[in-house]
RNA sequence: GCGUUCGAGGAGCGUUGCAGCCCUUGCGCCUGUCCCGCAGGCCCAGAGGUGAGGCUCGAACCCCAGGGCGGCAGGCCCUGCCUUCCAACUGCGCUCACCCACC
Numbered sequence: 001g002c003g004u005u006c007g008a009g010g011a012g013c014g015u016u017g018c019a020g021c022c023c024u025u026g027c028g029c030c031u032g033u034c035c036c037g038c039a040g041g042c043c044c045a046g047a048g049g050u051g052a053g054g055c056u057c058g059a060a061c062c063c064c065a066g067g068g069c070g071g072c073a074g075g076c077c078c079u080g081c082c083u084u085c086c087a088a089c090u091g092c093g094c095u096c097a098c099c100c101a102c103c
Stems, first nucleotide, its partner, number of pairs: 001062001003061007010096006018054001020050003024046003028042005053089001064080006
């Protein structure tokens, strides 16, 4: 510092559906083939399926930087801070839990 994984932000059921993913149809382009056919890839559009932690915080891996080691190729080790306090959010409906107030 991109990415990946894990954890935390209380939980369950139902539902809609954007992104993403899977599959399929059509136009166009490219590659393989001498041609056709066929196969693969790219762009755009349509139909179907899946789809409400994709957000924030933290940790690890990875990358990067500094130092050291090495047979100087590959690589390996250390460091990149310490302490205290504290979150805000997540379509719609319902239910539970927790906190406060009222009766």
Molecule: SAH (S-adenosyl-L-homocysteine) riboswitch aptamer
Organism: Hylemonella gracilis